The prediction has a mean pLDDT of 77. Two RNAs folded together computationally: RNase P RNA and transfer RNA, 459 nucleotides in total. It holds a member of the Rfam family "Bacterial RNase P class A". The family's RNA type in Rfam is ribozyme.
């Protein structure tokens, strides 16, 4: 110099006017006032995952339903991050993996192909032994034997070599692989290694159903609390049997029954009620407004210590948007730079004109994930040249 | 703000992981004197987009983007 991997920041500076929302302050003038101050993001987005916190009759337990899935660690927890293991991919830095179980069990392998899961013979290969011929070198046919080569396919019951054989075959041996086993060796594990047997038996798919282990109770700030108004349970129907027992005569307990809840369902648990009737349907009507939850929080910077890290700990500092149809923008200079057009040019420049992203807080965190013009920085790995 | 559901031909939909289909439509041609009906035979598909699992995805998972519906 080219061509790569990995990570990280920033995403527009200063300055005048104008305008808009918050909180604090001013006043012979109480406002459509006037001064100070703060005022969007790396993703505020999607709402895919976790919590926080706020109700639900503390949430027990059993059927279903969901999700997640190597190992150790980290965290409030999380499907997320870290380090490691093992498989796949690249020459490399590096990536990538929903990475448990396929000898519980069910089922799915389409075409094509001789066979597709206790397989199979289409072209081959061989006919050693049995018949026939013979110049005795060997030929013919058939029974029969094989599964090494071709094919076919996404995939054909281990692979290379050798020996063996009429040809072959783990049929015999070596090395790999591959299965079982160890009170063997490193390591927390996951695993990696080592000795013993085993000739090998066992294909794939579980993002098929399905086994296993873990984890999940439901709702969402329209949560959920005050306080103002409104209004006295309007009409109309349907609605359970009660019983036993104790009472200080107000009432209580059991039972049995109805009805509501426990946002799948059973049971179990709570509440109401049982003719002054709970609650269900149907219809008719009234309020339609304020505060609070709400922004100090698993907060953010900076240092020092422990850990490979992911994070934690302890010390110092700071305060950083709260709007409710919902504010954070317009516009005008400057100076730098990047990109595209054009002119001029003494090839060093110069000079007009445009452009400049995704995208916007609405109860708060911690992830993922998707969009993003452009520009900075570190680390690292291949290749070429030259010193 | 919260939940759910759908995308397959021009339009209406179908479609147990194995060569994407139907009706209507549209095209040509037979029929006629024209037209309509009728008849025959034909044409159309990024399965909304991207990626994974599979030997194979319209289906199965994941992300994305577009429409629609509820809830107050």
């Nucleotide at each position: 110099c080219g061509g790569g991997a990995g990570g990280g920041c920033c995403g527009g500076g200063c300055g005048g006017c104008c305008g808009c929302g918050g909180c604090g302050g001013g006043c012979a003038u109480u406002g459509u006032c006037c001064c100070g101050u703060c005022g969007a993001g790396g993703a505020a987005a999607g709402u895919c995952c976790g919590g926080g916190c706020u109700c639900c009759g503390c949430a027990g337990g059993g059927c279903a339903g969901g999700g997640u899935g190597g190992u150790g660690g980290g965290u409030a927890a999380c499907g997320c991050c870290c380090a490691c293991c093992g498989g796949c991919c690249g020459c490399a830095a590096g990536g990538c993996c929903a990475g448990g179980g396929a000898a519980a069990g069910u089922g799915c392998c389409a075409c094509a192909g001789a066979g597709a899961a206790c397989a199979g013979a289409c072209c081959g290969c061989c006919g050693a032994u049995g018949g026939c011929c013979u110049u005795c070198g060997g030929g013919c046919a058939c029974a029969g034997g094989c599964a090494a080569g071709g094919g076919u396919g996404a995939a054909a019951c281990g692979g290379u070599g050798g020996g063996g054989u009429a040809a072959g075959a783990g049929c015999c041996c070596a090395c790999c692989g591959c299965c079982g086993g160890c009170u063997c060796u490193g390591g927390u594990a996951a695993c990696a290694g080592g000795c013993c047997g085993g000739g090998c038996a066992c294909g794939g798919c579980a993002a098929a159903c399905c086994c296993c282990a873990c984890c999940c109770g439901g709702a969402g700030a329209a949560a959920g609390g005050c306080c103002a108004a409104a209004u006295a349970g309007g009409c109309a129907g349907g609605g359970a049997c009660g019983g036993c027992u104790c009472u200080u005569c107000g009432g209580g307990g059991c039972c049995a029954c109805g009805a509501g809840g426990u946002g799948g369902u059973c049971c179990g648990c709570c509440u109401c009620g049982u003719u002054u009737g709970a609650c269900c349907u149907g219809u008719g009507g009234g309020u339609a407004g304020g505060c609070c939850g709400u922004u100090c929080g698993a907060g953010c910077c900076u240092g020092u210590c422990g850990g490979c890290a992911a994070c934690g700990a302890c010390a110092g500092g700071c305060c950083u948007a709260g709007a409710u149809g919902a504010a954070u923008g317009g516009u005008c200079g400057c100076a730098a730079g990047c990109c595209c057009u054009c002119c001029c040019c003494u090839c060093g420049g110069g000079g007009a004109g445009g452009g400049g992203a995704c995208a916007g807080a609405a109860c708060c965190c911690g992830g993922c994930u998707u969009a993003c013009a452009g520009g900075c920085c570190c680390u690292u790995c291949c290749g070429g040249a030259c010193c | 703000g919260c939940g759910g559901g759908u995308g397959u031909a021009g339009c209406u939909c179908a479609g147990u992981g194995g060569u994407a289909g139907a009706g209507c439509g549209c095209c040509a041609c037979c029929u006629u004197g024209c037209c309509a009906a009728g008849g025959u035979g034909g044409a159309u598909g990024u399965c909304g987009u991207g990626a994974g699992u599979u030997c194979a995805a319209g289906u199965c998972u994941c992300a994305u983007c577009a429409c629609c519906c509820g809830c107050u």